[in-house]
RNA sequence: CGAGCUGGCCGGACAGUCGCUGGGGGCGCAAGCCCCUGGAGGAAAGUCCGGGCUCCACAGGGCAGGGUGCCAGGUAACGCCUGGGAGGCGCGAGCCUACGGAAAGUGCAGCAGAGAGUAGACCGCCAACCCCGGCUUCGGCCGGGCGGUAAGGGUGAAAGGGUGCGGUAAGAGCGCACCGCACGCCUGGUAACAGGUCGUGGCACGGCAAACCCCACCUGGAGCAAGGCCAAAUAGGGACCUCAUGAUGUUGCCCGCAUCGGGUCCGGGUAGGCCGCUUGAGCCGUCGGGUGACCGGCGGCCCAGAGGAAUGACUGUCCUCGACAGAACCCGGCUUACAGGCCGGCUCGCACU
Numbered sequence: 001c002g003a004g005c006u007g008g009c010c011g012g013a014c015a016g017u018c019g020c021u022g023g024g025g026g027c028g029c030a031a032g033c034c035c036c037u038g039g040a041g042g043a044a045a046g047u048c049c050g051g052g053c054u055c056c057a058c059a060g061g062g063c064a065g066g067g068u069g070c071c072a073g074g075u076a077a078c079g080c081c082u083g084g085g086a087g088g089c090g091c092g093a094g095c096c097u098a099c100g101g102a103a104a105g106u107g108c109a110g111c112a113g114a115g116a117g118u119a120g121a122c123c124g125c126c127a128a129c130c131c132c133g134g135c136u137u138c139g140g141c142c143g144g145g146c147g148g149u150a151a152g153g154g155u156g157a158a159a160g161g162g163u164g165c166g167g168u169a170a171g172a173g174c175g176c177a178c179c180g181c182a183c184g185c186c187u188g189g190u191a192a193c194a195g196g197u198c199g200u201g202g203c204a205c206g207g208c209a210a211a212c213c214c215c216a217c218c219u220g221g222a223g224c225a226a227g228g229c230c231a232a233a234u235a236g237g238g239a240c241c242u243c244a245u246g247a248u249g250u251u252g253c254c255c256g257c258a259u260c261g262g263g264u265c266c267g268g269g270u271a272g273g274c275c276g277c278u279u280g281a282g283c284c285g286u287c288g289g290g291u292g293a294c295c296g297g298c299g300g301c302c303c304a305g306a307g308g309a310a311u312g313a314c315u316g317u318c319c320u321c322g323a324c325a326g327a328a329c330c331c332g333g334c335u336u337a338c339a340g341g342c343c344g345g346c347u348c349g350c351a352c353u
Base pairs, nucleotide, nucleotide: 001349002348003347004346005345006344007343008342009341010340012318013317014316015315016314017313018312020039021038022037023036024035025034026033027032041324045335046334048333049332050331051330052329053223054222055221056220060255061254062253063252065219066218067217068216069215070084071083072082073081074080085099086097087096088095089094100214101213105212106211107208108207122153123152124149125148126147130145131144132143133142134141135140161179162178163177164176165175166174180203181201182200183199184198185196186195187194188193227275228274229273230272237266238265239264240263241262242261246260247259248258249257282301283300284299285298286297287296288295289294
């Protein structure tokens, strides 16, 4: 200097004029006016997870269903985060993983190929015994059938572990050595797992569970349009069905418990006001512990609560010339979108010293 990997931050600012709104205060009979102070995000988005909170409900239990899936930690909890292990990709910094089980069972795999899972003989190799044919120098030879074989070749993404030696009619873990695999033992580690000049065994018939399934752990439902209070109005209306051997009770089924009604249709009234509503598993600073996520001590701060939905308009200046984009009960995550700019650590390459 170039090319990369990874972590974090900002994401318009200042001044003036007018305008909107939460809270507090003052004036006013009221309408309203004045002062002080606060007023959208890193994702407010998606509604994908996890909870707080509210109700069913001071009755629960089981099954089904659903979710997660290496180990250990963090957390209120999680499908999240941190660290580690294994597998894979990359020269590397790093990145990815839907990562329990195929020896419980069932199932799936086109074409090619002889044969694709307790799966085979196409080209080959051998050919002793037996049968047929031919030749014969009468020693035998050749071919075919029956038979043996899966080491060599071919097909395929994948073909009954690999290399070598022995053995054999020719071959084959048939035997042996080494490697691989399985089981056991020892060592290290909390563990996943790793290592071993350790022992035994010729050694199960591969892949797919993001196929059904098995195993381990977790799991009520509905949701702020939850739910509560006040005021007001109407028709305590009508018809039909069922009704204790019944019905209802926040997914479904069963047991249990509680209650006494339940269902369908027609018709009538109300849609107003207040609460829930913002002090939080909150934020900032500092010290300590921890590899880290994070935890603890001390101190400081209050930081939007609208209700058809509040931040807008104009002028001037600066500048990175402005991207993605607006709270609606709240919080912890994940995912997606993002113009431009800044800071840190690490890797590789080139050149110079």
Molecule: Bacterial RNase P class A
Organism: Pseudomonadales bacterium